[in-house]
């Protein structure tokens, strides 16, 4: 490369540099952008996937004895080490289904992030 699982309507911005496009790709829409977007850097922040902790609850196992201590898994919680993220639902639609009046709902595809496999 590829692949499995989970999540994706919540949340969180200032400064410096740069200077023209940007919102992943194609199409359409819509939006951001010389009042400086996008990107990079610094600082700040958000969240809690993984890691870590071990307070409470619950279950299982073995042990021992009827006091407790041990191991494992789960729920709630704590923390913020590894990631991630900080316009708009992943900005919305494109494919399928339903309801219905040009919208809404569900699903899919694609993508992103994390954890694992490879």
């Nucleotide at each position: 490369a590829c692949u499995u699982c989970a999540u994706c309507c919540a949340g969180a911005g200032c400064a410096g540099c740069u200077g023209a496009g940007g919102g992943g790709u194609c199409c359409g829409g819509c939006c951001c952008u010389g009042c400086g977007a996008c990107g990079c850097u610094g600082c700040g922040g958000c969240a809690a996937c993984c890691a870590c902790c071990g307070g409470c609850c619950c279950g299982c196992c073995a042990u021992u004895u009827c006091a407790g201590g041990g191991g494992c898994a789960g729920g709630c919680g704590g923390c913020a080490g590894g990631u991630g993220c900080c316009a708009a639902u992943u900005c919305c639609g494109g494919c399928c289904c339903g309801c219905u009046g040009c919208g809404c709902g569900g699903g899919g595809a694609a993508g992103a992030u994390g954890a694992g496999g490879g």

A computed fold for a 118-nucleotide RNA from Glycomyces sp. YM15, annotated as SAM riboswitch aptamer (S box leader). Its mean pLDDT, the model's own confidence on a scale to 100, is 81. It was read from a public genome assembly, where an Rfam model found it.